The part of an RNA shown here (small-subunit ribosomal RNA, 5' domain) has 524 nucleotides and comes from an uncultured prokaryote.
Rfam family: Bacterial small subunit ribosomal RNA.

[in-house]
Context: one part of a larger RNA
RNA sequence: GAUUGAACGCUGGCGGCAUGCUUAAUACAUGCAAGUCGAACGGUAACAGGUUCUUCGGAAUGCUGACGAGUGGCGGACGGGUGAGUAAUGCAUAGGAAUCUGCCCAUGUAGUGGGGGACAACUUGGGGAAACUGGAUUAAUACCGCAUACGCCCUACGGGGGAAAGUACGGGAUCUUCGGACCUUUCGCUAUCAGAUGAGCCUGCGUGAGAUUAGCUAGUUGGUGAGGUAAAGGCUCACCAAGGCGACGAUCUCUAGCUGGUCUGAGAGGAUGAUCAGCCACACUGGGACUGAGACACGGCCCAGACUCCUACGGGAGGCAGCAGUGGGGAAUAUUGCACAAUGGACGCAAGUCUGAUGCAGCAAUGCCGCGUGUGUGAAGAAGGCCUUAGGGUUGUAAAGCACUUUCAGACGUGAGGAAAAGUUUAAGGUUAAUAACCUUAGACCCUGACGUUAACGUCAGAAGAAGCACCGGCUAACUCCGUGCCAGCAGCCGCGGUAAUACGGAGGGUGCAAGCGUUAAUC
Numbered sequence: 001g002a003u004u005g006a007a008c009g010c011u012g013g014c015g016g017c018a019u020g021c022u023u024a025a026u027a028c029a030u031g032c033a034a035g036u037c038g039a040a041c042g043g044u045a046a047c048a049g050g051u052u053c054u055u056c057g058g059a060a061u062g063c064u065g066a067c068g069a070g071u072g073g074c075g076g077a078c079g080g081g082u083g084a085g086u087a088a089u090g091c092a093u094a095g096g097a098a099u100c101u102g103c104c105c106a107u108g109u110a111g112u113g114g115g116g117g118a119c120a121a122c123u124u125g126g127g128g129a130a131a132c133u134g135g136a137u138u139a140a141u142a143c144c145g146c147a148u149a150c151g152c153c154c155u156a157c158g159g160g161g162g163a164a165a166g167u168a169c170g171g172g173a174u175c176u177u178c179g180g181a182c183c184u185u186u187c188g189c190u191a192u193c194a195g196a197u198g199a200g201c202c203u204g205c206g207u208g209a210g211a212u213u214a215g216c217u218a219g220u221u222g223g224u225g226a227g228g229u230a231a232a233g234g235c236u237c238a239c240c241a242a243g244g245c246g247a248c249g250a251u252c253u254c255u256a257g258c259u260g261g262u263c264u265g266a267g268a269g270g271a272u273g274a275u276c277a278g279c280c281a282c283a284c285u286g287g288g289a290c291u292g293a294g295a296c297a298c299g300g301c302c303c304a305g306a307c308u309c310c311u312a313c314g315g316g317a318g319g320c321a322g323c324a325g326u327g328g329g330g331a332a333u334a335u336u337g338c339a340c341a342a343u344g345g346a347c348g349c350a351a352g353u354c355u356g357a358u359g360c361a362g363c364a365a366u367g368c369c370g371c372g373u374g375u376g377u378g379a380a381g382a383a384g385g386c387c388u389u390a391g392g393g394u395u396g397u398a399a400a401g402c403a404c405u406u407u408c409a410g411a412c413g414u415g416a417g418g419a420a421a422a423g424u425u426u427a428a429g430g431u432u433a434a435u436a437a438c439c440u441u442a443g444a445c446c447c448u449g450a451c452g453u454u455a456a457c458g459u460c461a462g463a464a465g466a467a468g469c470a471c472c473g474g475c476u477a478a479c480u481c482c483g484u485g486c487c488a489g490c491a492g493c494c495g496c497g498g499u500a501a502u503a504c505g506g507a508g509g510g511u512g513c514a515a516g517c518g519u520u521a522a523u524c
Base pairs, nucleotide, nucleotide: 001524002523003522004521006520007519008518009517010516013371014370015369016368017367018366019364020363021329026327027326028325030324031323032322035074036073037072040071041070043067044066047065048064049063050061051060052059053058081282082281083280090207091206093204094203095202096201099199100198104195108192109191110190111189112188113146115144116143123135124134126133127132152161153160154159166187168185170183171182174181175180208254209253210252215245216244217243220242221241222240223239224238225237226236227235257279258278259277260276261272262271263270264269284305285304286303287302288301307318308317309316310315335361337360338359339358343357344355345354346353347352374404375403376402377401384395385394386393387392408465410460411459412458413457414456418451423445424444425443426442427441428440429439430438468513469512470511471510472509473494474493475492479508480507481506482505483504489496490495
């Protein structure tokens, strides 16, 4: 000199864009953060409508819109947080072969036949403070056989094994038990091939400190066989052999998430890893598996432990390193805000619902950038202050005065863009037996904004509301007076102060930066 997620002191007008617990991975009150689908199912607790009955109080009825609880499907493995652990099961880079992959894609290929038995809900009991718990009954895209098998899997090549589910819109003939069958379309379902995406595994090289850590290792190193896994492999086991690593630093100890990057530097390097992005690890502490395409799962389960809470003492409940917020710790770090309008995600045919992701607003000079605090003129060089050799000098065109301007802030008004979709309707094309329904494209109409009193623009008034901080001995830009008297004090280094201190304290003047300025800490 540059820099910072900074803090402290003094001061403080506005805006834009960023950033904001670096410490206790400490404990957490309260609210919210993952739901959705009635176009899978039996149904109807609440609301609204309809129908029937009525003593006019009301009652009944799932009939309709819808829908609590329940069965079922998909999603809770994403998104969000933190950096405790980890010096290599990590990361970065370059390669590899023995693997899996829900949703998606190809108008890929082939199918979607026929049966069965349960369990919730509901109902009915007993027990219990509660959490919970028994019997009877019932539906399905829940569950299980049978049939079929191009391709698929196993194979000793003879053969053997294995699947499915329906729902909804519309409809001319035909049949009908009047419910539908049937046809078509959409969304599904089953098997399988390729792709894409995501994930698992292996290898080379690189990736801190300490030798006041020199030897370490028995599943240890290799082989054969078996098991196990989606998959190679001591991954596991039986047997056999005695290997494997190490001064090119093994083992041990301490420290630490890694990278793209960031800061600095002419560079080489050095330091660092906040925000943003990629990877990894973790979710009160330790262990375990279940489900699933995917987890050994932050807001799932089981066991143990510590802690907190409820209890009728028999037993139960919980996990903010999600967003806010509280106590505590600390030099120190924000609101228990608004909205799903946009972007993205989950579910759904869709309308839509959910979304503390996200978009915004609030707080903080924490940082960067921009703007303003007036402009011109004005010598009687006013008054006052300070200095003085008492003549004057300086503050100083500074002020006052005169003439202008109105950025920003203030008041009032106008007012973009972020909005495209979706929906309704018309036309054309596709599909189809069909002019219906559905899909695609084009046009028209209607409607959707948290921010928001938006940005921007116009009008109004008046210089009106807006400057401080540090320093002035040398380094280092900037000097005099008074007070003090080795005292009080200053200080980054040299050093200053003991009666004329440009170095302490005050004043006048000056210098530097400026809504900031200094100090402290840290890095180059």